[in-house]
RNA sequence: GUGGCUAUGGUGUAAUGGCAGCACUAGAGUCUGUGGCACUCUCGGUUCGGGUUCAAAUCCCGAUAGCCACC
Repeated sequence: GUGGCUAUGGUGUAAUGGCAGCACUAGAGUCUGUGGCACUCUCGGUUCGGGUUCAAAUCCCGAUAGCCACC
């Protein structure tokens, strides 16, 4: 340089264009003589900039970062 893949809470992982969900972690509570286990509740997220659409994590264009192959 060419082609391709990936980017979603603190972590991991889902999501036919139609309310972004689950698990762990964290916080609060119930339970317990204490702790642990168990149970309930809460916090917290779509890499960035545009476009299409009534509606975009999703489709299109570009950028950034990482990875793979070729050179």

Predicted 3D model of a 71-nucleotide RNA (transfer RNA) from a Patescibacteria group bacterium. Its mean pLDDT, the model's own confidence on a scale to 100, is 81. Rfam family: tRNA. It is annotated as a transfer RNA. The organism belongs to Bacteria candidate phyla, within Bacteria.